A computed fold for a 1433-nucleotide RNA from an uncultured bacterium, annotated as small-subunit ribosomal RNA. RNAcentral holds the sequence, with entries from Greengenes.
[in-house]
RNA sequence: UCGCCUUAGAGUUGAUCCUGGGCUCAGAACGAAUGGUUUGCGGCGUGGAUUAGGCAUGCAAGUCGAGCGAGGAGAAUCCGAUAGCAAUAUUGGGUCAUUCGAGCGGCGUAAUGGGCAGUAAUGCGUGGGUAACGUACCCUCCGGAUUGGGACAAUCGGGUAACACCAGUAAAUACCAGAUAACGUAGCGAGGUCGCAAGGCCAUGCUACCAAACGUGUGAAUCGGCCGGGGGAGCGGCUCACGUCGUAUUAGCUUGUUGGUGAGGUAACGGCUCACCAAGGCAAUGAUGCGUAGCGGGUGUGAGAGCACGACCCGCGCCACUGGCACUGAGACACUGGCCAGACACCUACGGGUGGCUGCAGUCGAGGAUCUUCGGCAAUGAGCGCAAGCUUGACCGAGCGACGCCGCGUGCGGGAUGAAGGCCUUCGGGUUGUAAACCGCUGUCGAGGGGGAGGAAAUUGAUCGGGGUACUCCCCGGUUAUUGACCUAUCCCUGGAGGAAGCUUGGGCUAAGUUCGUGCCAGCAGCCGCGGUAAGACGAACCAAGCAAACGUUGUUCGGAAUCACUGGGCUUAAAGGGCGCGUAGGCGGUCUGUCAAGUCGCGGGUGAAAUCUUUCGGCUCAACCGGAAAAUUGCCCGCGAUACUGAUGGGCUCGAGGAAGGUAGGGGCAGCGGGAACUUCCAGUGGAGCGGUGAAAUGCGUUGAUAUUGGAAGGAACGCCGGUGGCGAAAGCGCGCUGCUGGACCUUUUCUGACGCUGAGGCGCGAAAGCCAGGGGAGCAAACGGGAUUAGAUACCCCGGUAGUCCUGGCCUUAAACGAUGGGUACUAGGUAGUGGACUUGACAUGGGUUCACUGCCGAAGCAAAAGUGCUAAGUACCCCGCCUGGGGAGUAUGGUCGCAAGGCUGAAACUCAAAGGAAUUGACGGGGGCUCACACAAGCGGUGGAGCAUGUGGCUCAAUUCGAGGCUACGCGAAGAACCUUAUCCUGGUCUUGACAUGUGCGAAAGCGUCGGGGGGUAGCUUCCCGGAAACGGGAAGCGAAGGUAUCCAAUCCUGAACCCGAUACAGGUGCUGCAUGGCUGUCGUCAGCUCGUGUCGUGAGAUGUCGGGUUAAGUCCCAUAACGAGCGAAACCCUUGCUCUUAGUUGCCAACAGGUAAUGCUGGGGACUCUAAGAGGACUGCCGGUGUUAAACCGGAGGAAGGCGGGGAUGACGUCAAGUCCUCAUGGCCUUUAUGUCCAGGGCUGCACACGUGCUACAAUGCGGCGUACAAAGGGAAGCAAACCCGCGAGGGGGAGCCAAUCUCAAAAAACGCCGCUCAGUUCAGAUCGAAGGCUGCAACUCGCCUUCGUGAAGCUGGAAUCGCUAGUAAUCGCGGAUCAGCAACGCCGCGGUGAAUGUGUUCCUGAGCCAUGUACACACCGCCCGUCA
Repeated sequence: UCGCCUUAGAGUUGAUCCUGGGCUCAGAACGAAUGGUUUGCGGCGUGGAUUAGGCAUGCAAGUCGAGCGAGGAGAAUCCGAUAGCAAUAUUGGGUCAUUCGAGCGGCGUAAUGGGCAGUAAUGCGUGGGUAACGUACCCUCCGGAUUGGGACAAUCGGGUAACACCAGUAAAUACCAGAUAACGUAGCGAGGUCGCAAGGCCAUGCUACCAAACGUGUGAAUCGGCCGGGGGAGCGGCUCACGUCGUAUUAGCUUGUUGGUGAGGUAACGGCUCACCAAGGCAAUGAUGCGUAGCGGGUGUGAGAGCACGACCCGCGCCACUGGCACUGAGACACUGGCCAGACACCUACGGGUGGCUGCAGUCGAGGAUCUUCGGCAAUGAGCGCAAGCUUGACCGAGCGACGCCGCGUGCGGGAUGAAGGCCUUCGGGUUGUAAACCGCUGUCGAGGGGGAGGAAAUUGAUCGGGGUACUCCCCGGUUAUUGACCUAUCCCUGGAGGAAGCUUGGGCUAAGUUCGUGCCAGCAGCCGCGGUAAGACGAACCAAGCAAACGUUGUUCGGAAUCACUGGGCUUAAAGGGCGCGUAGGCGGUCUGUCAAGUCGCGGGUGAAAUCUUUCGGCUCAACCGGAAAAUUGCCCGCGAUACUGAUGGGCUCGAGGAAGGUAGGGGCAGCGGGAACUUCCAGUGGAGCGGUGAAAUGCGUUGAUAUUGGAAGGAACGCCGGUGGCGAAAGCGCGCUGCUGGACCUUUUCUGACGCUGAGGCGCGAAAGCCAGGGGAGCAAACGGGAUUAGAUACCCCGGUAGUCCUGGCCUUAAACGAUGGGUACUAGGUAGUGGACUUGACAUGGGUUCACUGCCGAAGCAAAAGUGCUAAGUACCCCGCCUGGGGAGUAUGGUCGCAAGGCUGAAACUCAAAGGAAUUGACGGGGGCUCACACAAGCGGUGGAGCAUGUGGCUCAAUUCGAGGCUACGCGAAGAACCUUAUCCUGGUCUUGACAUGUGCGAAAGCGUCGGGGGGUAGCUUCCCGGAAACGGGAAGCGAAGGUAUCCAAUCCUGAACCCGAUACAGGUGCUGCAUGGCUGUCGUCAGCUCGUGUCGUGAGAUGUCGGGUUAAGUCCCAUAACGAGCGAAACCCUUGCUCUUAGUUGCCAACAGGUAAUGCUGGGGACUCUAAGAGGACUGCCGGUGUUAAACCGGAGGAAGGCGGGGAUGACGUCAAGUCCUCAUGGCCUUUAUGUCCAGGGCUGCACACGUGCUACAAUGCGGCGUACAAAGGGAAGCAAACCCGCGAGGGGGAGCCAAUCUCAAAAAACGCCGCUCAGUUCAGAUCGAAGGCUGCAACUCGCCUUCGUGAAGCUGGAAUCGCUAGUAAUCGCGGAUCAGCAACGCCGCGGUGAAUGUGUUCCUGAGCCAUGUACACACCGCCCGUCA
């Protein structure tokens, strides 16, 4: 300077931030493949990637007659013969233009073309060297070309053939001999010059040696060739440096090996080969081995660095059926030459022979897969030739393949009734969609026909002109003649929108959605994941999105992937620091200075082939493609220069490091000696029944004397207190005392050395415990083992014993959560505080204070970190060195190697499998974790249930059916506040009806309103009665009565319209059918528990936190204080109802004190409002007052006053949410199902069924009782299809009766327990009342299944209830009765209310249950009914 250009997402979780792997897109590419679908045209490219597997057939290397001699043909010509008069024909011979041509000879055949097997270096790439070399053809220069000679092919014979055999022969540019000979070669001599040197080069003297071929032509020193020599160009040989894959689970390799001397060989150096001598050479900077592979230019991708690749094209190498070998030649160890061997194939007359497609086509095979047995030498090039020319599957072209890239087309404009059809629909419409139709245009491509530029210019022939010295030679220019396999640009004509659009996708990533079908099926899927009845994910349809002659799929590469990190990652807890040290190689290294110039930097030169890429210009109409130029080619080499840094080297320095001197602390190490306490055993004494052990026990020990206690002895192991996040050590580790030996550290002095340093792959050493070997030792403890317990079991935990072992000596083992889960070193970067060991200083002394060095801890700034955390002892900021990591599982496994006596250690995979595994933190939930608090939760009490009988509900069983729902708490006297019929239901049996038991009606109209369609439609609709069948519903029939509107002057059953009505049709009705897991609404429960949230702010990357925590207090997130929070909302409280006190107002149906009247008596009457009461309002209670406690608070305790005192009692009121809780059978409702039935109606039965089990109750078991008699006192309710008084009848249920009352009036209505008296006297009773018998009453259409009540008789179980379990804290429990709803009656002992009598206990929170708050652990989040491990199936 130019070009290009960095960026995403899904998925681990309830949510979050990380780590991390897999996947995908935003992307590009491919010699691709595809029996996936589709397909109009053209240009340019490209096409056997696998079996370097086998190959039929044709072609792919010839050419030269101007090198040579035979032979054939033969125009022409000459001579002859025959026929013929002749022309002429036939034939023989000679010459010969020309031509064919095997052979000799020359050149070529070593190129071109193909392939990539081998090759990890004998290769390739880049740059050098050759003073160690070669070179045919070509160019140039100098010189030369003489005399002779003899063969081999061809031919004939033999042989199937091949033929290399035999016989025999002429020639040559074939071969041989002689001559000539330098500037050649070799030797010797001497000179110059160059080189670091070995030596080269130049000129030179002598000696020796080496050459040749002719052809053409009338004619050759002259043209074409030939020979020797010099030079050049181009091409090669050899050689050096650097670069060039994986593997160490390949660590040692090598005997021509490494070097030397000599010789041979080569074009040439060289162990290239040989003889001898020496013992070297290579290797951790990876030798040797093994695997893989042609290399490069380049190609793909990428921001780049890289990574992957090496098709086509170019350069190099190698190969040619496989292996080996040489010959010829300038060149080969030779693709279409030779020989030998081998495999394979072919021919054969069986004796022998032949062949090599990895040339072009083509074929078989294998394979997912790769073409025509085409045309031509016209062009470009190659070989030969003097040339014409010949040859050329090189090449140029064509063919086939959507294999790739590029281009073009399939039409353009108008066109709304937004047609029809399709799809969807909220039924209004929307969409397909200007899309089509229709109107007007155009003419690309393709099709048919006809013209047609160009690829061609040379060569050569003829001719003209010019030039070169001669020539048979050469050069230049003009004219003319001649050459196209193949392709066709482009133009014209014809015709007409005519022949030309598909593929994939539509849940997210990722652009694009609806309906139907299906129902964890069928299927989809790249990942996550869809599908179990409302699937945007399967299949289809419609619509849409993307790309387009293609589209999708598969495979592969790069990218994203910073997911191997050079650019550009990490290792406390995610994977990852070696257990620790010493130290080798290596890497890195203080300060000053001189020199050198290797690294480094600058300038210049050479090279980096072309093609490719890039830029630019140009040529095909554009593009792809092609051409020109430039740039680039980041590299290598050389020269000159610079010297800061690194390096090398020389000389210094002292701060790093080390030494010295003087001190200090210490469980540092090794050895020896000693000690006391405890323990066990033994001996002896005392003593006399237990000891021991545990949660509780037992095994065990003990009268043969234990345990306990006293004395003595022995033994082994360990060292109490001091003792301390104190000390020492590298780590492992080290703890009684003393002695000896010994390692390290620190402080001070600043005396010495002078970078001597740091790290450290391999290596070596140390290395807890357990374990192993040998020998000792053995008190206690204690794997294994035995016994006792525990337990479902208990190979455990607990107990009694007990062996290895633990201890010592020697030797192995070499591993640990060997941890600070944090390698070592150096430097720098705020503080505070505590401890240990020194030194200095201040202080008269002492307690102290200050400074400094080293070590050990804690808290913390900045910073870092995903966070937790870390933070001068870094996980901060930097540098140096080492080790290690790359998803989870498989697996630290297998295998190999190595170490070990063994056990085992070190090193250390893969197949397969998963879409995660993981870290930190957050919110919940949970915990047989913790703290605080509450509740009839427990405890303290009272009464029950569980046992009995009965009632009732449920399960089960049964049944034709026993309709359905509810299922721990939160189903079970629940839905059901009333199942004989009804109720009542897809309950069962049987029967009936089919537009239906019930609702609506398309049209007209402004509306009101009339109102579907077709038919019938006056004795009609309707009503009454009756009959038949039937159980009824219902079906059928008869008789009687008998309409409504209009019109006709009046009169209508008779006429008319025509309604109702009937019949039929249609859309629909109907469903207590399914889904409460599609829903609304309502309800239960946690729970009347105190919680649940929001706004703003703040903190955190974030989920989230804070507020709401903490200290008090409360029934309460109630209030106060404090406070990065400040406020607010839903809840709590209050407001509401009721009850307790008072007042006011009002007095009827209520009340009656005083007054009056009256009665047998009664508010009975006048009257009264005082009282009770009624029912409306008001007051009252607020911690207001006093004292104490408390923080001067909130509040609590006590007190006064008060009817009531700290929420006075009770009720209503139920936050965010949880349980897919309950209900589709209250109601509503989506979807599905049903339609002469799952609808509707009817009769009967069932829901009441009974070996049994459970829940909830009632009544009891008795004397605090029961029975009889007497006698008091309520509240709250109900009453007209009702409550019903008095009175009468009945033992009674009840009946008769009917006053009164729509109710503070009348009535139900008697309250009962209580109280008084009497009886019973503890018994299955004067308890209890089941069951059964008999007789009655009531309701009702009807009491058989299946109602209630009464009376008489009967008189069961039951004598207080196992485990377990329920309710209740005061007007409560307990107990006593009263009323009501539903209701004809009743299963009510249920439910909902009312009052009467009226306790006990607790003032606590250990436990059980539940709940709240805080903090904690978690691998749970469907949240402990979780998760999860092992075995078995």